[in-house]
Context: one part of a larger RNA
RNA sequence: UUGGGUUUAAAGGGAGCGUAGGCCGGUCUUUAAGCGUGCCGUGAAAUUUUGUGGCUCAACCAUGAGAGUGCGGCGCGAACCGGAGACCUUGAGUGCGCGGAAGGCAGGCGGAAUUCGUGGUGUAGCGGUGAAAUGCUUAGAUAUCACGAAGAACCCCGAUUGCGAAGGCAGCCUGCCGCAGCGUUACUGACGCUGAAGCUCGAAAGCGCGGGUAUCGAACAGGAUUAGAUACCCUGGUAGUCCGCGCGGUAAACGAUGGAUGCCUGCUGUCGGCGAUAUACAGUCGGCGGCCAAGCGAAAGCGUUAAGCAUCCCACCUGGGGAGUACGCCGGCAACGGUGAAACUC
Numbered sequence: 001u002u003g004g005g006u007u008u009a010a011a012g013g014g015a016g017c018g019u020a021g022g023c024c025g026g027u028c029u030u031u032a033a034g035c036g037u038g039c040c041g042u043g044a045a046a047u048u049u050u051g052u053g054g055c056u057c058a059a060c061c062a063u064g065a066g067a068g069u070g071c072g073g074c075g076c077g078a079a080c081c082g083g084a085g086a087c088c089u090u091g092a093g094u095g096c097g098c099g100g101a102a103g104g105c106a107g108g109c110g111g112a113a114u115u116c117g118u119g120g121u122g123u124a125g126c127g128g129u130g131a132a133a134u135g136c137u138u139a140g141a142u143a144u145c146a147c148g149a150a151g152a153a154c155c156c157c158g159a160u161u162g163c164g165a166a167g168g169c170a171g172c173c174u175g176c177c178g179c180a181g182c183g184u185u186a187c188u189g190a191c192g193c194u195g196a197a198g199c200u201c202g203a204a205a206g207c208g209c210g211g212g213u214a215u216c217g218a219a220c221a222g223g224a225u226u227a228g229a230u231a232c233c234c235u236g237g238u239a240g241u242c243c244g245c246g247c248g249g250u251a252a253a254c255g256a257u258g259g260a261u262g263c264c265u266g267c268u269g270u271c272g273g274c275g276a277u278a279u280a281c282a283g284u285c286g287g288c289g290g291c292c293a294a295g296c297g298a299a300a301g302c303g304u305u306a307a308g309c310a311u312c313c314c315a316c317c318u319g320g321g322g323a324g325u326a327c328g329c330c331g332g333c334a335a336c337g338g339u340g341a342a343a344c345u346c
Base pairs, nucleotide, nucleotide: 004317005316006315007300008299012314014201015200016199017198021194022193023192025088026087027086028085029084030083031082034080035077036076037075038074039073040072041071042070048066049065050064051063052062053061054060091191092188093187094186095184096183097182098181100179103177104176105175106174107173108172109171110154114150115149116148117147118146119145120144121143125136126135162169163168206247207246208245209244210243211242216240220236221235222234223233258313259312260311261310262309263308266291267290268289269288270287271286272285273284274283295302296301319346320345321344328339329338330337331336
């Protein structure tokens, strides 16, 4: 490489958009590059196959024929593939209508809790633990009441709920932006799928500058525990946690399951829509779940949301360790990220 694979054994890129490329619906006409077929030319000699002949035979040699599956040319064919033209509507998209959602961004508003401040009441403890101590407190703490300030997060509703491509998104209101679904079948008429590069997005921690800092809290300090205790527990506490702008680009970025399309039993729950009868049920389209038929699977299990049956495109795997390391290159302010070996060893 071929083959075989990628939920859990090695293996799906974190996600999207999209360039090249690959692949691509129905009918008719045409063309003939691919394809098929016939003929012609060429396909050096030696070699090889075969006929005949020459060395007494053979090896060897001579000569005739073939093969040389290739290439070129000229005809013919038109199912398939490609090119051209015309048309179609079911793929794709658009219009109109309807309701939908924690989708994104910005602004405003709200209450509870926490901490702090001020004042009142009040007095000897509070706090914390397995038990304690550090700590706080007669300069009046803890508790309690009133007022004030600040920052961060939004109880109940809340749910195998909903939305989003993924990361993710939850108090309430407003504005702007985006989205899918359903109904209608009005319009376009294959405009499609995938996607190496590339571009964009991307939790938390981290980084730069500026702000903010209530809570919690790496580091750090102290108290305990212990043989020790650079921990687990306790009292404090800086970065950080929050906001703006920029960088970084990773994750058990998980459904450990790439995307698209078609086909193949059912039962049940729920969310959004539609329509009829008229409020209780069935029906239908789209989502989110549970359980099963066939089938698949090493099994666990999956099972119309496939890991079933097929097609197309991309990514990736090829024994364990060494190692996601070294070196080189690219990116980054750095941290580090991307790409990514070998010796050796079992």

Source information:
The part of an RNA shown here (small-subunit ribosomal RNA, central domain) has 346 nucleotides and comes from an uncultured bacterium. The RNAcentral record of the full RNA draws on ENA and SILVA.